Source information
A computed fold for an 83-nucleotide RNA from Anthropogastromicrobium sp., annotated as transfer RNA. RNAcentral holds the sequence, with entries from ENA and Rfam. The same sequence occurs in records of 9 taxa. The organism belongs to Anthropogastromicrobium, within Bacteria. The coordinates come from a structure-prediction model, not an experiment, and the mean pLDDT is 80.

[in-house]
RNA sequence: GCAGUUGUGGCGGAAUUGGCAUACGCGCAAGACUAAGGAUCUUGUGAGCCUAGCUCGUACGGGUUCAAGUCCCGUCAACUGCA
Numbered sequence: 001g002c003a004g005u006u007g008u009g010g011c012g013g014a015a016u017u018g019g020c021a022u023a024c025g026c027g028c029a030a031g032a033c034u035a036a037g038g039a040u041c042u043u044g045u046g047a048g049c050c051u052a053g054c055u056c057g058u059a060c061g062g063g064u065u066c067a068a069g070u071c072c073c074g075u076c077a078a079c080u081g082c083a
Base pairs, nucleotide, nucleotide: 001082002081003080004079005078006077007076010026011025012024019066027045028044029043030042031041032040046056047055048054049053059075060074061073062072063071
């Protein structure tokens, strides 16, 4: 240099042939239980804001569409192969 695969909350990872973004698990926080801890159980957990429900958010920038994590183009990064 060329080709391919991949990029989603703090972490792993789902969302599929475009239609509720983050299901589920881990972790974390609060509570219950305990003498105290562990284990277990319950609730919460993307971000911002005027705290009201609104806006934003899937590597980055564009495009198509009523609607994009998903389709198209470009860029960046990681990995694999070829040279």